A computed fold for a 73-nucleotide RNA from an Erysipelotrichaceae bacterium, annotated as transfer RNA. Its Rfam family is "tRNA".
């Protein structure tokens, strides 16, 4: 330098042939307990890596950039 792949909640990851952003764990509050653990209920937490484009509408499609992993040279 070139090819492939990944980037979504604090962590691990789903998601959709374009139409409400989600789960588990973690965190907070409350119930059960003398207390802890455990369990149940409720809740907070997101610029979907960044910048443009297409579209009535983009996490999703197109272009570029950045970062991680990997292959070739």
């Nucleotide at each position: 330098g070139g090819g492939g792949u990944u980037u979504u909640a604090g962590c691990u990851c789903a998601g959709u042939u374009g139409g409400c952003a989600g789960a588990g764990c973690g965190c907070a509050u409350g119930g059960u307990u003398c207390g802890c653990a455990a369990u149940c209920a409720u809740g907070a937490g997101g610029u979907c890596a960044c910048g443009g484009g297409u579209u009535c509408g983009a996490c999703c499609c197109c272009c570029g950039u950045a970062a991680g992993c990997u292959c070739c040279a």
Lineage of the source: Bacteria > Bacillati > Bacillota > Erysipelotrichales > Erysipelotrichaceae. The coordinates come from a structure-prediction model, not an experiment, and the mean pLDDT is 82.